[in-house]
RNA sequence: GACUAAGUAGCUCAGCAGGUAGAGCACAUCCCUUUUAAGGAUGGGGUCCAGGGUUCGAAUCCCUGCUUAGUCA
Numbered sequence: 001g002a003c004u005a006a007g008u009a010g011c012u013c014a015g016c017a018g019g020u021a022g023a024g025c026a027c028a029u030c031c032c033u034u035u036u037a038a039g040g041a042u043g044g045g046g047u048c049c050a051g052g053g054u055u056c057g058a059a060u061c062c063c064u065g066c067u068u069a070g071u072c073a
Stems, first nucleotide, its partner, number of pairs: 001072007010025004019056001027043005049065005
């Protein structure tokens, strides 16, 4: 330098053929228990990497940039 993949909750990730953003773990409160752990219930937490475009509507499609990983040179 060329190409490919990825960027979504504190962490690990799902959500792709456009239509209200989710799971597990973690966290908070309550129940249970002599206590801890385990178990159960409820809850909080996101500008979906940034900027622009298309559209009635974009995490999702298009363009540019940034970051990370990889392949080739």